Model confidence (mean pLDDT): 83 of 100. The RNA shown here (small-subunit ribosomal RNA) has 1516 nucleotides and comes from an Anaerolineae bacterium. It matches the Rfam family "Bacterial small subunit ribosomal RNA". Gene Ontology terms of the family: ribosome and structural constituent of ribosome. The RNAcentral record of the sequence draws on SILVA.
């Protein structure tokens, strides 16, 4: 940095689209680690749980707990120690056991006091207004930036100065009793304090007087009245009152900055402003009362949509754009809306009141709640995370501190979500394995890629060591983590998009406008590098790739950095507002401008340097920007502001001067019309023709005479005046602006203008009048296929006049105004001065205004423009931003309507468009040609009959050719073959080739005989060949297997060949040159030719393909050589050389040419006739069936052989020919003249038989010898006598020859007989210009024969016409207009018909937003009352009063609720109106060509429709 896309092709104007960066993303595929960020953009939805704001016992007074002491009077489980009832046993005087119950002693525990330690529910204090979310709300001083505040406030903190002394009185907590389900509570009673209240003191602080002092509400001095405090304590201290500073940290003001719409232009009643007051920390309409009528707006109020602002992010070279998610600062908000209260601070997210909606809990009486804190759950959503450790570190609240909170934070978890780093191995390794892919079948790629062998160990597992983060010591959530050492092992780790062009990167296979693809242009209809799959390549890689959104690219809103004749764009003219720009000179100020200083622009971010994480992302640190605002100093050129003067811009004077300039008013003749009157008499009038109409009731014509309207002929001129629309007999009247000259006044008064006002063809409207013509609508007649038109014959609005409306036009030069500069040359109008001349007209010279042509610089895409700019500048205005929808809808404003003006979206398309090129084209010009037409001459198209094609048939009627360029064409020969079709019937390595293998010895081969339509099949018999190293080899036969075969498709895959245009005169090239380029130029022009044939000019100069020449023939001569021809040779002839013709010679004419037109000569005269020879290229012509071939397709068949049939069919229509309708004939008879060819399977001669076709017959000929071979038309005689004939020969019977394996379909000929149409052929059409048409026979090919009348050549007789190019067909130059490039067989428009789609009106129906007015009001707050009730202060012993206060009540406001009419805005909505779109629907043909009526604009009126006409403009 640019590319694709409008076109055949170019330039340009212009929209679309791509290619780069980014994202808080999200989809699809994939998916190793690690480190740093980031992570509900949607539903400010709704939330279950848990936790995020407490803390302080060194304010306090309880309560509980320990542990100690105490208790002389307590209580006491429980042990032990004596005593001992009863009971039981026994050895029964007694023993022993169990132990009621008694005394001692110890004795957990329990209680009560104290002490001390710890907990803490409640006073109290400080915090909770910080930290944390969210972005509705706000368009405003919310924000950002610069300042103010003498108009405020500031708790903790720090510093200064003074103080802390003596009282009172409740209250909670707690006890009693008690209401509820809870929640939560009531009475009564007791008690503390850093809680409450008084009193002293008064350093100060307020207040008020007062004096000074100040710009000022400043500051100082004197007096007055007011007016604090609290304690706890480990004894260090920490508190606590009052003030003074000081520091954060707020609160108000102001200036300037940053969104969209005028289809929101008017808005506002506390509004705006005083005064007094209130009321706040503080200024104020911030409230109230009175006063005054203000304010605010086009430099955009108001309204009405959007939106948190900012440092920043991203994108840009920048200027800008776009954004505001993490970090940071403000600011609003905490369900929704109001409201205060505590406090240093809220109108308080985790306080409080009402109200409202919602969920919950209830015993139905009543309560309870607000994750836009962290987590997490529902729901929306294309989508976002764990109900995780932890206060270890930072930081924050209370506390003296220990310490406790602490989802702020530090950290971990999930997510490739972004950014950064890494990694998935490294070296060697050719046989270039294996497989896949292509393929020319040779290879070539995958590819050193693998395999293999040597290394390594990032990472990965597993085991050890093991932090920093901790500022004396202890203390770590992360975390046994980072890193670090060892072992083990290539071991566990690549995918995705793309490969037609932009755009890096191709192949082969399926599909067949199918499926599908696609950012745009476009792929896909059978050879698809555009789909899809494969294999290969190519991009980036833990990611690609796609959507979405932004900026870039886009100089496509253009300040840098665009434009407006004609591409989208100058207003229809003028005038004059605010604006916005302004001549010359001086002095002066310093707003703008310039330069310093200073202040500030947070921080993070951004650029440079340095530094830490092993790099880097990340991050620390210094610099530097942070392009702004303020102060101050200074500068003074321009620019403003102020003073003063000038005169060259502008005005004016005065003298002159032209002019359809406007308006009235009055006259004037010429025609047209109609009227009367004469004259006249049959027709006139129209038109391409024609009718329609007028006319014997006297028109048309003509004269005379009247009416009446309208418009002004000549003069009139790219002449004249107007601002522009427009002005045109003549005259008078009022009036506007232009010109020159002179330099006399004034003096900058000017230029442009948004808005506003006026002016404004034509048609249209309205009132009233007029109407001669001429003429929308309408009638008629034509024309047409129609004709709602073009032509015609009538005709009403109209056109005229007055006043009023209308405000548009191709209102144009498609070109806004002013001013200054920039070569000329020519006309043309108005004026002036100059020279000449005796004077005067002329003529020249300068000049000034104006109006044309041409042109130079210069400009433009280009055309063109050029002193009248579209040059080159400056000022103001207006206008554009792809096309279509749309000069529309809606709303607004204007009209009496008609309409106007102002003006969108949805939705569609990739163009649309302007200049100019080269084609084609034209019912556009011009110039030429041709048997093109004319003039001629025979003809087809009528009849039969051949032949070919269509159609129809049919089992087949094989197939191709199809305007000229198919149609007696492929086919130069279909009975069978041919032959490709048809039906039957065989066969499957096959009729044919060619290779591998195997096998065969009497094997190839011949083939009697049998079956069979035949092909075939069986098959007796006969029966080879070549080379040998003697083994076998080849050939042949059989058999497999690769393969052969198709006249099976595609001529739109091809190749060769061929037709046509066209033997027309064209088609290109090189190199200059001109053009930005296409491309022109040569090659075009003036003359000539048959020709681009020549010759002259010329920015061309040459050259190629073509034309001609050159080759073959015929005609004339000479020479040469001759088989044969004839009796002989000169000759005829035959075939091989040459010669001759070139406008060369003579006149004319024409340019010094070309060249042309006459003559002479000559056998031939202006290329001598004729033939071959076909430029570049068109037409996807013809031909796959003549061959040759890509690719598809088939394979016991679509191959192949074989009978038999078709190709010959038969209602009909078409080409193209034969014969012919007769007397220039027919028949018969005689009797003259070629020439080109062919011939041994051939041609066939004499003779001879048949009436003939034809037969016997054999000479001669491999041919200038032989044959074919008698040409015929003619010539001469003869008959017929116009008639369906003695014309015509078709058809049809039969007799027959000949070919031939075979004439049944289906063959030709030959006698005999038969004897149809047919009497010259209708629109129409063909050939032919001289040895030509006609007319007459001959030969040949092919061929066994032939359906040949057809072709392809030969002779023969042998005409007629051409004025001419006007027309019809085709061609060629040259030019013209084109909206055509598939190129007129084009392109195109409207209506209706169908289908989607998106919008507009519409009876009405339904939401929402936001004001108004009335109703009514809760919680507060203010006021007013306050009889009810009242601890502290006063007085009093008391009792009570008293001050103060609180409940209630009342007013004021005021959320919400109701209620209404009316605004904006949405959804719906029967029907309705255009409009977009959509291979193949209908009508018609309106435009583009002079589009077949030139076309277009306004405007009216009409018609199925494009669209017609009227009446005006415009040339596009």
């Nucleotide at each position: 940095a640019g590319a694709g896309u409008u076109u055949g092709a170019u330039c340009c104007u212009g929209g679309c689209u791509c290619a780069g960066g980014a994202u808080g993303a999200a989809c699809g595929c994939u998916g190793g680690c690690g480190g740093c960020g980031u992570g509900c953009u949607u539903g400010a939805u709704a939330c279950a749980u848990g936790c995020a704001a407490g803390u302080c016992g060194a304010a306090c007074g309880g309560a509980c707990c320990a542990a100690c002491a105490c208790g002389c009077c307590g209580c006491g489980a429980u042990u032990g120690g004596c005593c001992a009832a009863a009971g039981g046993c026994u050895u029964u005087u007694a023993g022993c056991u169990u132990g009621c119950g008694g005394c001692c002693a110890a004795g957990a525990g329990c209680u009560g006091u104290g002490u001390u330690g710890g907990u803490u529910a409640g006073u109290g204090g400080c915090g909770a207004a910080c930290g944390g979310g969210u972005g509705c709300g706000u368009a405003a001083c919310a924000c950002g930036u610069a300042g103010g505040u003498g108009a405020c406030c500031u708790g903790c903190c720090c510093u200064g100065a003074a103080g802390u002394g003596g009282g009172g009185g409740a209250u909670a907590a707690c006890u009693a009793c008690u209401g509820g389900a809870a929640a939560c509570g009531g009475u009564a009673g007791c008690u503390a304090a850093u809680a409450c209240c008084g009193c002293a003191u008064g350093u100060g602080g307020u207040c008020c007087g007062u004096c000074a002092u100040u710009c000022g509400g400043u500051u100082g001095g004197c007096g007055g009245a007011u007016u604090a405090a609290a304690g706890c304590u480990c004894c260090g201290g920490c508190g606590c009152u009052u003030c003074g500073g000081g520091a954060u940290g707020g609160g108000c003001c102001u200036g300037c900055g940053g969104c969209c719409g005028a289809u929101u232009a008017g808005c506002u009643a506390g509004u705006u402003g005083g005064u007094a007051g209130g009321g706040u920390a503080a200024u104020g309409g911030c409230c109230u009362a009175c006063c005054a009528a203000g304010g605010c707006g086009a430099u955009g109020a108001u309204c009405g949509g959007u939106a948190g602002c900012u440092g920043g992010u991203c994108u840009g070279a920048g200027a800008g754009g776009a954004u505001g998610g993490u970090c940071a600062g403000c600011c609003a908000c905490a369900c929704u809306g109001g409201c205060a209260c505590u406090g240093a601070g809220a109108u308080a997210c985790g306080g409080g009141c009402c109200a409202g909606a919602c969920u919950c809990c209830u015993a139905c009486g009543g309560g309870a709640g607000g994750c836009a804190g962290c987590a997490g759950u529902a729901a929306g959503g294309a989508a976002u995370a764990u109900u995780g450790c932890g206060c270890a570190a930072u930081g924050g609240g209370g506390g003296a501190a220990a310490c406790c909170c602490u989802g702020a934070c530090g950290c971990a978890g999930c997510a490739a979500c972004g950014c950064c780093g890494c990694g998935u191995g490294g070296g060697c390794g050719a046989u270039g394995a294996a497989g896949g892919u292509c393929u020319u079948c040779g290879g070539a790629u995958c590819g050193u890629a693998a395999a293999g062998c040597c290394c390594u160990u990032u990472u990965c597992u597993g085991g050890g060591g093991g932090a920093c983060g901790a500022g004396a010591a202890a203390g770590g959530a992360c975390g046994g983590u980072a890193c670090c050492c060892c072992a083990g092992g290539a071991a566990c780790a690549a995918g995705u998009c793309u490969c037609g062009g932009c755009u890096a990167a191709c192949u082969a296979c399926g599909u067949g406008c199918c499926a599908g693809c696609a950012g745009c242009c476009g792929c896909g209809g059978u050879a698809a590098a555009a789909c899809g799959u494969a294999g290969g390549a190519g991009g980036c890689a833990a990611g690609c790739g796609u959507u979405a959104u932004c900026c870039g690219g886009a100089u496509u809103c253009a300040c840098u950095g665009g434009g407006c004749g004609u591409a989208a764009a100058g207003g229809g003219c003028g005038u004059c507002u605010a604006g916005g720009c302004g001549g010359u000179g001086u002095c002066u100020u310093a707003a703008g401008u310039u330069g310093g200083g200073c202040g500030u622009g947070a921080a993070a971010u951004c650029u440079c340097c340095c530094g830490g994480c092993u790099c880097a992302a990340c991050u620390g640190g210094g610099a530097g920007g942070c392009u702004g605002c303020g102060c101050u100093c200074a500068a003074u050129a321009c620019u403003g502001g102020g003073a003063c003067a000038c005169u060259u811009g502008a005005g004016g004077g005065c003298a002159g001067g032209a002019g359809a300039g406007g308006a009235a008013a009055g006259u004037g003749g010429a025609a047209u019309u109609c009227c009367c009157g004469g004259u006249g008499u049959a027709g006139u009038g129209g038109u391409g023709g024609a009718a329609u109409a007028c006319u014997c009731a006297g028109a048309u014509a003509u004269c005379g005479g009247g009416a009446g309207g309208a418009a002004c002929a000549c003069c009139a001129g790219u002449g004249g005046c107007g601002a522009a629309g427009g002005c045109g007999g003549c005259u008078u009247u009022c009036u506007g602006g232009c010109c020159u000259g002179c330099a006399c006044c004034u003096g900058a008064c000017g230029c442009u203008g948004a808005a506003g006002c006026g002016c404004g063809a034509a048609a249209g409207c309205g009132u009233g009048g007029g109407u001669a013509g001429c003429g929308a609508a309408c009638g008629g007649g034509a024309u047409u296929a129609g004709a709602u038109a073009c032509c015609c014959c009538g005709g009403u609005a109209g056109u005229c006049c007055a006043c009023g409306c209308u405000g548009u036009a191709a209102a144009c030069g498609a070109u806004g105004g002013a001013u200054a500069c920039u070569a000329g040359g020519u006309g043309u109008u108005g004026g002036u001065g100059g020279u000449u001349a005796u004077u005067g007209a002329c003529c020249c010279c300068a000049u000034c205004a104006g109006u044309g042509c041409c042109g130079u610089a210069g400009u433009u895409a280009a055309c063109g423009c050029g002193u009248u700019a579209a040059g080159u500048a400056u000022c103001c205005c207006g206008c554009c931003u792809g096309g279509g929808g749309a000069c529309u809808a809606c709303g607004g404003c204007c009209g009496c309507a008609a309409g106007g003006c102002u003006a969108a979206a949805a939705c569609u398309c990739a163009a649309a468009g302007g200049a100019a090129u080269u084609g084609a084209c034209g019912g556009g010009g011009g110039c030429c040609c041709g048997c093109a037409c004319a003039a001629g001459c025979a003809g087809c198209g009528g009849a039969g009959c051949g032949u070919g094609u269509g159609g129809u048939u049919u089992a087949a009627u094989u197939c191709g050719a199809g305007g000229c360029u198919a149609c007696g064409c492929g086919a130069a020969g279909a009975a069978c073959c041919u032959u490709a079709c048809c039906u039957g019937g065989g066969u499957u390595u096959g009729a044919c080739a060619u290779g591998u293998u195997g096998g065969u010895g009497u094997u190839a081969g011949u083939g009697a005989a049998g079956c069979g339509a035949a092909a075939g099949c069986u098959g007796a018999a006969c029966g080879a060949c070549c080379c040998u190293u003697c083994g076998g080899g080849g050939a042949g036969c059989c058999a497999a297997c690769a393969c052969a075969g198709g006249u099976g498709c595609u001529g739109c895959a091809u190749g060769g060949c061929u037709g046509u245009c066209g033997u027309c005169a064209g088609c290109u090239c090189g190199u200059g040159c001109c053009g930005u380029g296409a491309g022109g130029u040569g090659u075009u022009a003036g003359g000539u030719u048959a020709a681009g044939u020549c010759c002259u000019g010329u920015a061309a100069c040459g050259a190629g393909c073509g034309c001609a020449a050159c080759c073959c023939u015929c005609g004339u001569c000479a020479c040469u050589a001759g088989u044969u021809g004839u009796a002989c040779u000169u000759c005829u002839c035959u075939a091989g050389u040459g010669a001759g013709a070139c406008c060369g010679c003579c006149a004319g004419g024409g340019u010094a040419u070309a060249c042309c037109u006459g003559g002479a000569g000559g056998a031939a005269g202006g290329u001598g006739g004729g033939g071959a020879c076909g430029a570049a290229g068109u037409c996807a012509a013809g031909u796959c069936a003549g061959c040759a071939u890509g690719g598809c397709c088939u394979u016991u068949a679509u191959g192949u052989c074989c009978a038999g049939g078709g190709c010959u069919a038969c209602a009909c229509a078409c080409a193209c020919g034969c014969u012919a309708c007769a007397a220039u004939g027919g028949c018969c008879g005689g009797u003259a003249c070629a020439a080109c060819g062919g011939g041994u399977u051939g041609c066939c001669a004499a003779g001879c038989c048949g009436c003939g076709a034809g037969g016997c017959g054999g000479a001669g000929c491999u041919a200038a010898u032989c044959c074919u071979u008698c040409a015929a038309a003619g010539c001469c005689g003869g008959u017929c006598u116009c008639a369906g004939u003695u014309c015509g020969g078709a058809u049809u019977g039969u007799a027959g020859u000949c070919u031939g394996c075979a004439a049944c379909u289906c063959g030709a000929c030959u006698g005999c007989a038969u004897g149809a149409a047919g009497c010259u052929g209708g629109a129409g059409u063909u050939g032919c210009u001289a040895g030509u048409a006609a007319c007459c026979g001959c030969a040949g090919g092919u061929c066994a024969g032939c359906c040949a009348u057809a072709u392809u050549g030969c002779g023969g007789u042998g005409a007629a016409u051409a004025c001419g190019u006007u027309c019809c067909c085709g061609g060629g130059c040259c030019u013209u207009g084109u909206a055509c490039a598939c190129a007129c067989c084009g392109c195109c428009c409207g209506u209706c018909a169908c289908g989607u789609c998106a919008u507009g009106a519409a009876a009405g129906c339904u939401g929402g937003c936001a004001a108004c007015a009335c109703c009514u009001a809760a919680a507060g707050a203010c006021g007013g009352u306050g009889g009810g009730c009242u601890a502290a202060c006063u007085c009093g012993c008391a009792a009570g009063a008293g001050g103060g206060g609180c409940a209630g009540c009342c007013g004021u406001u005021u959320a919400g609720g109701g209620u209404g009419g009316g605004g904006c805005u949405g959804g719906u909505g029967a029907u309705u109106g255009g409009g977009a779109c959509g291979a193949a629907g209908u009508c018609g043909u309106a435009a583009c060509a002079a589009g077949g009526u030139a076309g277009c604009c306004g405007u009216a009126c009409c018609g199925g429709a494009a669209g017609g006409u009227g009446u005006g403009g415009c040339u596009g």